[in-house]
Context: one part of a larger RNA
Molecule: small-subunit ribosomal RNA, central domain
Organism: metagenome
């Protein structure tokens, strides 16, 4: 000196592009808008602040100074910020060769299942802690054989990968985003971040048409109980699957915003070239980019975090301000609806 905060205490927009706006790298000159300084003019008076002095003191009151931190105009100086003209390459792109992947959109196997038909067979099956409901002599179940169907993709699979999140996993065929690597005679500051806007958004849910094997909210029916609007067992509708469109929300989480530079190490794992041994393979080195475990110092209330920061700095946005009341009312906006979003007070503690 210390001028709050947001992993868990109230606090990171669910995630992106991206518009105003804010903030910006190295370097010449210019200029003086900011900025510095010195002058001039103002900045009424009384308060305020310091001195002296009247009231027997003080409040109160007189005169003196200082202040008035402002504003305007002139001068001058240019480091810094700003404009305005140049250079520059290290941020930021861009080219060219590579490459790693469940990025994302229309066709096809193959196992399982469930359903129909047929063959063998003949009395149980099926469920449970235990049982019934249920299914079965109109042939069930078990077994074989033909067909139908719709869903999801065993193994490989990995603490593995990809994407901005939401997410993404069978096979191959084209369509395409992005990274990430090497090299390079290319632009030259094009950049960061982003109220607003826009788009993207898991699962339920809503419109319309389709589809429907297995699941299964509701619901109906056996048990269980004191009683079971439940756990458990038999059925079963929406749903779940496709198309379009709509909703816009979540413990949408790392409960941790984006971007940039610093700052002990070890170790795993992944995608590179490179080098070195080596016939190669495998192996070792050090580098680039990614995920991830430990951990120095720092931080931190701990508990943790620790170059994947919650360290030390900067920009820039979004958010908190005691519980309840309340994410409610009211009004608005948006939506077929459900409902979203934005958001209060009394009163109470």
């Nucleotide at each position: 000196c210390u001028g709050g905060g947001c992993u868990u205490a109230a606090a990171g927009c669910g995630c992106g592009u991206g518009u105003a706006g804010g903030c910006g790298g190295c370097u010449a000159g210019g200029u003086a808008a900011g900025u510095g300084u010195c002058g001039u003019g103002u900045g009424a008076a009384a308060u305020c602040c310091c001195g002296c002095a009247g009231c027997u003191c003080a409040a109160c009151u007189g005169c003196g100074g200082a202040a008035c931190u402002g504003c305007a105009c002139g001068g001058c100086a240019a480091a810094c910020u700003g404009c305005c003209c140049g250079g520059c390459u290290u941020g930021a792109g861009a080219c060219u060769g590579g490459u790693a992947g469940a990025g994302g959109c229309g066709c096809c196997c193959g196992a399982a299942c469930u359903c129909u038909c047929g063959g063998u067979g003949g009395a149980g099956c099926g469920g449970u802690g235990a049982a019934a409901u249920g299914c079965g002599u109109a042939g069930a179940u078990a077994u074989c054989g033909a067909g139908a169907g719709g869903a999801a993709c065993g193994c490989c699979a990995g603490a593995a990968g990809c994407g901005a999140a939401a997410g993404c996993g069978g096979g191959g065929c084209g369509c395409u985003g992005g990274g990430c690597c090497a090299g390079u005679a290319c632009u030259g500051a094009c950049g960061c971040u982003g109220a607003g806007a826009c788009g993207c958004g898991a699962a339920a849910g809503c419109g319309u048409g389709g589809g429907g094997a297995g699941c299964a909210a509701a619901c109906a029916g056996g048990a269980u109980u004191a009683g079971a609007u439940a756990c458990c067992c038999u059925g079963g509708u929406a749903g779940u699957c496709c198309a379009c469109g709509c909703u816009g929300u979540a413990a949408a989480c790392g409960a941790u915003g984006c971007a940039u530079a610093c700052u002990a190490g070890a170790c795993g794992u992944u995608g590179g070239g490179c080098u070195c041994u080596c016939u190669g393979a495998c192996g070792a080195g050090a580098c680039c980019g990614g995920c991830g475990u430990c951990g120095u110092a720092a931080c931190a209330a701990a508990a943790g975090c620790g170059a994947u920061a919650a360290g030390u700095a900067u920009g820039c946005c979004g958010c908190c301000u005691g519980g309840g009341g309340a994410g409610u009312a009211c009004g608005g906006c948006c939506g077929c609806a459900a409902g979203g979003c934005u958001a209060a007070a009394a009163c109470u503690c």